[in-house]
Context: one part of a larger RNA
């Protein structure tokens, strides 16, 4: 991993509701007794037939109250007992699952400490005290040599330990092996016997150890502890179909009530949508009348500076500035205004439905997500967080977007080798135009990207110059006063400063546009003439392009490839889905008709998770059944082209070799793929 078997909403009681049966103003017995599979008796008691009040109590009323007031609850409405279904409560209460808690026992043959009694420590080194002798002292002291053999002394086997590295890691081993290392006469190591235990022991203390996992051992019991948590929960078809919100919650991944779903009963258009009419509102926008903010100017209190001044005062100011005036602005917590919409109501209209409202039974939901729009938080960040309105997904398949829950189109009852379309497409992959007309782009732009940059190119416009010859090029000139004045070492058009930068000769030529020199010189420009002969220059708006443009395994628009098969505009055609439609079929609901159990016709409907409702299939056992089937072959197993929407059910063939059971009912240990499910097998 697979196969086979087992494996989860039960049972009892007490209630609610629905269906159904019996009796009915009643209904029903309980314990018990008789009988003995039946049934009978038993009326105590319960529920119902009257309520109101705390109660006394009164009573179709009663309570409150002074009240014959008002108000509250009643007076109308059939129940009772069984059975079935469903839900709730109490019980283990759908199943499996803790870590833990408590009780009683069992453990110190492991390990920790202690007690008793034994055992063990090769060899070597060092050489304390003491003693002897010598020296020494008045005597001590002191010194030397020898002897001696102390020590939680040294080196190092046994023994004890376990420092380093490597191996081993489904191991040789549930802690080892090799290597290296520490202690090794001591707080040493060790044998045997004994002793202390579970909130307890023992502990040179690590919460260590107490029989291979100890912050509370093990075993059994309480026990099916509890688990707002995770996982799992088994046949079929049909109808409807959610929620991820509000309030409260030691509440936030749990609950309760409401909201939203479903089923039954009742009401019967009241719902929704549209139009009109009448209300309501303070958003968008706008505005500055209020509250504040705010540009420039005016005017002018107050303050600052300057002048003046003994004081008081005075003058002045391109300083700051209240109020006021003019001008220009801003605001979620501003509003003199104010939509579109929203909401409420009335009237009319459309739709007639699985609309709406009320009562009752059953739920699920309380983690939502993305997209569009409007705000907020954040960085006008986030596949970000929080709201509001709408949509989709959730619970929605199909077509498109290469692929792609939430985008675009479109809501799948079933069948068909029919038809028409949507979004999106029509060169090939790939169904359909190598379609038509007019333009644009030349960048593979298309087929990512900003600020910014540019004689790219198309369109529109404005202004200026131009056959009295523009623009570009070429030829020639570009002069004189003068080296203007000042400054300066120099300053001569060209470092810098000044200027009413003038005058002359001229076709024209600046007291000079740039390069250049130390300064001159030199080159050039403005300006002019000639040549040439038709447009030229500047700016604005706009279409499509260009640069800006760097990423990690090999590139790419989905690919090929495309100059259209790109972009813009217009038009026609075609393709294209489970949409729409044709034909056939099934089912639900409604209506109508009928020879009405049902049938026929018409219309509408049939995506679906949680969940509600309905109808069925099959398994085991019991009655039917002393029946029926069966050795002329039961069950089981294998095969099969038949029937049923399905769960499933026949017939036949084979195998098998002795039991099975129709029909209609009844009762359940009643359906497995999942639970790191359990057992066995492979």
């Nucleotide at each position: 991993u697979c196969c086979u078997g087992c494996g989860a909403c039960u049972u009892a009681c007490u209630g609610g509701c629905a269906g159904u049966g019996c009796c009915g103003a009643g209904u029903u017995u309980a314990a018990g007794c008789c009988g003995a599979u039946a049934g009978g008796c038993g009326g105590a008691g319960g529920c119902g037939c009257a309520g109101c009040g705390a109660a006394a109590g009164c009573g179709a009323g009663u309570c409150u109250g002074a009240a014959c007031a008002g108000g509250g609850c009643g007076u109308u409405c059939a129940g009772g007992c069984g059975c079935u279904g469903u839900c709730a409560g109490u019980a283990g209460a759908c199943c499996c699952g803790a870590a833990a808690c408590c009780g009683g026992a069992u453990g110190a043959g492991c390990u920790a400490g202690c007690c008793a009694u034994g055992g063990c420590c090769a060899g070597g080194a060092u050489g304390a005290a003491g003693c002897u002798c010598c020296c020494g002292u008045a005597a001590c002291a002191g010194g030397g040599a020898g002897u001696g053999g102390a020590g939680g002394u040294c080196c190092g086997a046994a023994c004890c330990c376990g420092u380093u590295g490597a191996g081993g890691u489904u191991u040789a081993a549930a802690a080892c092996u090799c290597u290296u290392g520490g202690g090794a006469u001591g707080a040493g190591c060790u044998g045997u016997g004994g002793u202390u235990a579970g909130g307890a022991g023992u502990g040179a203390a690590a919460a260590g150890c107490u029989a291979a996992c100890c912050g509370a051992a093990u075993c059994c019991g309480g026990a099916g502890a509890u688990a707002g948590c995770u996982g799992g929960u088994u046949c079929u078809c049909c109808c409807c179909g959610a929620a991820a919100u509000a309030g409260c919650u030691u509440u936030a991944g749990g609950g309760c009530u409401a909201g939203c779903c479903u089923c039954g009963g009742g009401g019967g258009u009241u719902c929704a949508c549209c139009a009109c009419u009448g209300g309501u509102u303070g958003u968008a926008a706008a505005g500055c009348a209020c509250u504040g903010a705010u540009u420039g100017g005016g005017c002018u209190a107050g303050g600052g500076g300057g002048c003046u001044c003994a004081c008081c005062a005075g003058c002045u100011u391109a300083c700051c500035a209240a109020a006021c005036c003019c001008u220009g602005u801003c605001a979620a917590a501003c509003u003199c205004u104010g939509a579109a919409g929203g909401c409420c109501a009335g009237u009319g209209g459309u739709u007639c439905a699985a609309a709406c409202c009320c009562c009752g039974g059953g739920a699920g939901u309380c983690a939502g997500u993305c997209c569009g729009u409007g705000u907020g938080a954040g960085c006008u960040a986030a596949c970000u967080c929080u709201c509001a309105c709408g949509g989709a997904c959730a619970a929605g398949a199909g077509g498109g977007a290469a692929a792609c829950a939430a985008c675009c189109c479109a809501g799948a009852c079933c069948g068909c080798c029919g038809a028409u379309u949507a979004a999106g497409g029509u060169c090939c992959c790939c169904a359909a135009g190598u379609c038509a007309u007019g333009g644009c782009u030349g960048a593979g732009u298309g087929g990512u990207g900003a600020a910014g940059g540019a004689u790219g190119u198309g369109g529109a416009g404005a202004c200026g110059c131009u056959a009295a010859g523009a623009c570009a090029g070429c030829u020639a000139g570009g002069a004189g006063g003068u080296u203007g004045g000042c400054u300066u070492a120099g300053a001569a058009g060209c470092a810098g400063c000044c200027a009413u930068u003038c005058c002359u000769u001229u076709a024209a030529a600046g007291a000079g546009u740039g390069c250049g020199u130390a300064a001159u010189a030199g080159c050039u420009c403005a300006c002019u003439a000639g040549u040439c002969g038709a447009g030229c220059g500047u700016c604005u708006c706009u279409g499509c392009g260009c640069c800006g443009a760097a990423g990690a395994u090999g590139a790419u628009c989905g690919g090929g490839g495309c100059u259209a098969a790109g972009c813009c505009a217009u038009g026609c055609a075609c393709c294209g889905a489970a949409a729409u439609u044709g034909c056939g079929g099934c089912a639900g609901c409604g209506c109508a008709c009928c020879c009405a159990a049902g049938g026929u016709g018409c219309g509408c409907u049939g995506g679906g998770u949680a969940g509600g409702g309905g109808a069925g299939c099959g398994u085991u056992c019991c009655g039917u059944a002393g029946g029926c089937c069966g050795u002329u072959g039961a069950a089981g197993c294998g095969g099969u082209a038949c029937c049923g929407c399905a769960a499933g059910g026949a017939g036949c063939c084979g195998u098998g070799g002795a039991g099975g059971u129709a029909u209609c009912g009844g009762a359940a240990g009643u359906g497995c793929g999942a639970a790191u499910g359990c057992a066995g097998g492979a």
About this RNA: This is a predicted structure of a 682-nucleotide part of an RNA (large-subunit ribosomal RNA, domain II) from a hot springs metagenome. The coordinates come from a structure-prediction model, not an experiment, and the mean pLDDT is 87.